[in-house]
RNA sequence: UGUCCCUGCUGGGGGUGCACCGCGGUGGCCAUUCCAGGCCAGUCGCGGCGCUGAGAGAGACCCUUGGAACCUGAUCCGGAUAAUGCCGGCGCAGGAAAGCGGGCCAGCAUGAAU
Numbered sequence: 001u002g003u004c005c006c007u008g009c010u011g012g013g014g015g016u017g018c019a020c021c022g023c024g025g026u027g028g029c030c031a032u033u034c035c036a037g038g039c040c041a042g043u044c045g046c047g048g049c050g051c052u053g054a055g056a057g058a059g060a061c062c063c064u065u066g067g068a069a070c071c072u073g074a075u076c077c078g079g080a081u082a083a084u085g086c087c088g089g090c091g092c093a094g095g096a097a098a099g100c101g102g103g104c105c106a107g108c109a110u111g112a113a114u
Base pairs, nucleotide, nucleotide: 001109002108003107005103006102007101008100009099010098011064012063013062014061017051018050020048021047022046023045024044025043026042027040028039029038030037070095071094072093076089077088078087079086
């Protein structure tokens, strides 16, 4: 001096699931002159609450190439759970978004002096 490491600013990248309850819509069946109504089960929207987590649309959180933030593999595999990427594997698999400062002097590399 550089790097590792910590951190700031700016820019950029990323995810938002599962269960229960309520309301409304929708599908099928029953019923009816018509209206009103009842049952079943899936699905969609909104709200509340619970689970895990940094974060479950939060202008918040996380990550930013020495990159497990996140995506693909995946309607994957094993184990748990009320259920779910909830946990682990997959994974020295493939992708994936950068610049400028400040600090640190323990380690490493390089240079100079003695």
A computed fold for a 114-nucleotide RNA from a Gammaproteobacteria bacterium, annotated as TPP riboswitch aptamer (THI element).
The sequence was found by an Rfam model in a public genome assembly.
Lineage of the source: Bacteria > Pseudomonadati > Pseudomonadota > Gammaproteobacteria.